A computed fold for a 72-nucleotide RNA from Chiharaea bodegensis f. bodegensis, annotated as transfer RNA.
RNA sequence: GCCCUUGUAGCUCAAUGGCAGAGUAUUUUCUUGGUAAGAAAAGAGUAACGAGUUCGAUUCUCGUCAAGGGCU
Numbered sequence: 001g002c003c004c005u006u007g008u009a010g011c012u013c014a015a016u017g018g019c020a021g022a023g024u025a026u027u028u029u030c031u032u033g034g035u036a037a038g039a040a041a042a043g044a045g046u047a048a049c050g051a052g053u054u055c056g057a058u059u060c061u062c063g064u065c066a067a068g069g070g071c072u
Base pairs, nucleotide, nucleotide: 001071002070003069004068005067006066007065010024011023012022013021018055026042027041028040029039030038048064049063050062051061052060
């Protein structure tokens, strides 16, 4: 220098062109003599950033940035 992949909740990751989810973690409550375990509830995401296509974009296209891998 060229090519490919990835970027979504504190963390690990899903999903699909039409309300953004799970596990785990955090907080509160219940339960217990008290912990742990268990049960219930709550909060937490402008979907890396920008532009385009579309009635509608987390999803499709382009660019930028970051991380990882490959070739020379």
Model confidence (mean pLDDT): 80 of 100. Its Rfam family is "tRNA". The family's RNA type in Rfam is transfer RNA.